This is a predicted structure of a 72-nucleotide RNA (transfer RNA) from Candidatus Azosocius agrarius. The sequence is in RNAcentral, with records from ENA. Rfam family: tRNA. By type it is a transfer RNA.

[in-house]
RNA sequence: GGGUGUUUAGCUCAGUGGGAGAGCAUCGCCCUUACAAGGCGAGGGUCGUGGGUUCAAAUCCCUCAACACCUA
Numbered sequence: 001g002g003g004u005g006u007u008u009a010g011c012u013c014a015g016u017g018g019g020a021g022a023g024c025a026u027c028g029c030c031c032u033u034a035c036a037a038g039g040c041g042a043g044g045g046u047c048g049u050g051g052g053u054u055c056a057a058a059u060c061c062c063u064c065a066a067c068a069c070c071u072a
Base pairs, nucleotide, nucleotide: 001071002070003069004068005067006066007065010024011023012022013021018055026042027041028040029039030038048064050062051061052060
């Protein structure tokens, strides 16, 4: 240089065009003499950037960026 993949909550990840989610973590309550475990609930998201397609985009297309891999 050429090519492929990944980017979603603090972390690990799901989500094949219409409701943004799970587990762990954090906080509150219950339980306990107390702690842990367990139960219930809450908060937390410009879905990497910019554009395009569409009535409608995390999802489809393009650009750029970061990271990983293959190849020369």